Predicted 3D model of a 73-nucleotide RNA (c-di-GMP-I riboswitch aptamer) from a soil metagenome. The sequence is in RNAcentral, with records from MGnify. The coordinates come from a structure-prediction model, not an experiment, and the mean pLDDT is 86. Of the family's consensus pairs, 95% are formed in the model. It matches the Rfam family "c-di-GMP-I riboswitch aptamer". About the family: GEMM was predicted in a large-scale screen for bacterial structured RNA regulatory elements. Its family is annotated with cyclic-di-GMP binding in the Gene Ontology.

[in-house]
C1' cells in the first nucleotide's frame, strides 16, 4: 500500500421526551476505532431569570478508560 467489508451527518417519514435529543426506515456530509463507557474538559436543555448546584443530553466537540476487522513491501 490493498481488499474483504462497517457505520452514517444533513434531510425526509414515523414514534418517544417539557427540552436539549434519542429509537425506527430512507438517505450519505463524513469517519481507521464515527465500536462501548460519561471519569475529565468544553457546548446545548431542564429545574430556574442569572450565578451556584442538582438533574439529562451530546462518545459524530477534545481528553482518558476498554474491547476489537484486514494487513503488502
Nucleotide at each position: 500500500a490493498a481488499a474483504c467489508g462497517g457505520c452514517a451527518a444533513a434531510c425526509c417519514g414515523u414514534c418517544g421526551g417539557c427540552a436539549a435529543c434519542g429509537g425506527c426506515g430512507g438517505g450519505a456530509c463524513g469517519c481507521a476505532a464515527a465500536g462501548c463507557c460519561u471519569c475529565c474538559g468544553g457546548c446545548c436543555c431542564g429545574g430556574c431569570a442569572c450565578a451556584u448546584c442538582c438533574g439529562g443530553g451530546u462518545a459524530g466537540c477534545g481528553g482518558g478508560g476498554u474491547u476489537a476487522c484486514c494487513g503488502a513491501a